The RNA shown here (FMN riboswitch aptamer (RFN element)) has 113 nucleotides and comes from Pseudocoprococcus catus. Model confidence (mean pLDDT): 82 of 100. RNAcentral holds the sequence, with entries from Rfam and Ribocentre. Its Rfam family is "FMN riboswitch aptamer (RFN element)". Rfam's curators write: The RFN element is a highly conserved domain that is found frequently in the 5'-untranslated regions of prokaryotic mRNAs that encode for flavin mononucleotide (FMN) biosynthesis and transport proteins. The model forms 100% of the base pairs in the Rfam consensus. Lineage of the source: Bacteria > Bacillota > Clostridia > Lachnospiraceae > Pseudocoprococcus.

[in-house]
RNA sequence: AGUUUUCUUCGGAAAUGAGCAUGUUCUCUACUGGCGGUGACAGCCCGCGAGCCAUUCGGCUAAUUCGGUGUAAUUCCGGAGCCAACAGUCAGUCUGGAGGGGAGAAGGAGGCU
Numbered sequence: 001a002g003u004u005u006u007c008u009u010c011g012g013a014a015a016u017g018a019g020c021a022u023g024u025u026c027u028c029u030a031c032u033g034g035c036g037g038u039g040a041c042a043g044c045c046c047g048c049g050a051g052c053c054a055u056u057c058g059g060c061u062a063a064u065u066c067g068g069u070g071u072a073a074u075u076c077c078g079g080a081g082c083c084a085a086c087a088g089u090c091a092g093u094c095u096g097g098a099g100g101g102g103a104g105a106a107g108g109a110g111g112c113u
Stems, first nucleotide, its partner, number of pairs: 001113010015029001017028003030093002032084002034048004043082002051060003064080005086096003
């Protein structure tokens, strides 16, 4: 340094705004953005996670464009947009499953090369 086993810790944000026909669910305005990857920093490029079906593999599951800089950016800068797991009769921001789970991140110890 690589690989592997095991343990520990960490691991999702946001309205006490305005209006009305009163619903934290509508309208307006404001605000929020998990993890890995990608020539350069990503909610909307490619995947993963929570949820549902199946319980072995697996399947379903949201959204972007224009201009600029640059070797390189749907990731940066400027403009204009869009999206919001599941249950709660209509919710990204309220309540709940959840003092849960989790993509993964960091570190400790052991084995092997």